[in-house]
The RNA shown here (Glycine riboswitch aptamer) has 112 nucleotides and comes from Piscinibacter sp. HJYY11. The source organism's lineage runs through Bacteria, Betaproteobacteria, Burkholderiales, Sphaerotilaceae and Piscinibacter. The prediction has a mean pLDDT of 79. Of the family's consensus pairs, 91% are formed in the model. The RNAcentral record of the sequence draws on Rfam. It matches the Rfam family "Glycine riboswitch aptamer". About the family: This family represents the bacterial glycine riboswitch.
RNA sequence: GCGUUCCUCGCUGGAGAGAGGCCCACCCCGAGUGGGCCCACCGAAGGGGCAAGCGGGUGCUGCGUGAGCGGCCCUCGCCAAUCUCUCAGGUAAAGCGGACAGUGAGGGCAUU
Numbered sequence: 001g002c003g004u005u006c007c008u009c010g011c012u013g014g015a016g017a018g019a020g021g022c023c024c025a026c027c028c029c030g031a032g033u034g035g036g037c038c039c040a041c042c043g044a045a046g047g048g049g050c051a052a053g054c055g056g057g058u059g060c061u062g063c064g065u066g067a068g069c070g071g072c073c074c075u076c077g078c079c080a081a082u083c084u085c086u087c088a089g090g091u092a093a094a095g096c097g098g099a100c101a102g103u104g105a106g107g108g109c110a111u112u
Stems, first nucleotide, its partner, number of pairs: 006107008018039001020038007040091003046087001047085003053078005059072005
């Protein structure tokens, strides 16, 4: 000094699922606003769970003169998601949010 992973911000795109029922309050007297309860749903804020694989422990076992190198059972740890759970959140339009993607700018690690 450069590029990628990583972080932050801006812009753009971005799905799914009841305009559910009852009660209370407010009110502009409504497919309105807020709250409570109940039922039905969604998965793409966040959060939880799991695989192969890697490693540890005990036991059994094979090879080897030996140091060691394997195999099997059980158990423990690490370990991913757009999978799964549905805690949270969400379920007319609008608005908000939205994993993720593109783009612009900044930061920063390591390597060379």